Background: The prediction has a mean pLDDT of 85. This is a predicted structure of a 128-nucleotide RNA (SAM riboswitch aptamer (S box leader)) from Streptomyces sp. The organism belongs to Streptomyces, within Bacteria.
RNA sequence: AGCUCAUCCAGAGGGACUGAGGGAACGGCCCGUUGAAGUCCCGGCAACCCUCCUACCGACCGCGAGGUCACGGUGGGGAAGGUGCCAAUUCCGUCUUGUGGCGAAAUGCGCUGCAAGGAAGAUGAGGA
Numbered sequence: 001a002g003c004u005c006a007u008c009c010a011g012a013g014g015g016a017c018u019g020a021g022g023g024a025a026c027g028g029c030c031c032g033u034u035g036a037a038g039u040c041c042c043g044g045c046a047a048c049c050c051u052c053c054u055a056c057c058g059a060c061c062g063c064g065a066g067g068u069c070a071c072g073g074u075g076g077g078g079a080a081g082g083u084g085c086c087a088a089u090u091c092c093g094u095c096u097u098g099u100g101g102c103g104a105a106a107u108g109c110g111c112u113g114c115a116a117g118g119a120a121g122a123u124g125a126g127g128a
Stems, first nucleotide, its partner, number of pairs: 003126006013042005021031003025094004043086003048082002050078004056073002058069004090120001095117009
C1' cells in the first nucleotide's frame, strides 16, 4: 500500500517556538497576521481497544418449581494503560434512485430544494 467489520447530526483548547497557509481531492463556502500548517509543553473530550457489574437474550442442567455460566449479545458503571480527537454534521456538495418548486420551445432540458442509498475519506479493532 491493500483486505474485513464497526462508527462518523454529541463532546472537548490554552501556552511556547515559528511565520502563511489550512479545511483529504475537485467545486462551493469558510477559517487564518486579533497568527494558518508544523513541533513541543500542559490541559481536556470521548469510550474503539481495555476493565467492572448485570442472568433480560443466549448456552447448559433439571420431570418440574427452578438452578448454573459474564465466552457472545443486551443494559449500566470506570478511565490507570494503547490509540484517537479538541471551528463549522466527515463544513456542504460530488454518483444513483425517488420526489417537490421555478424557467422556457415542456415524458426531454436547465436551475433549485427534500428523502433514501452509495462512492470517497477519517478513526478504531481484527487478520494476513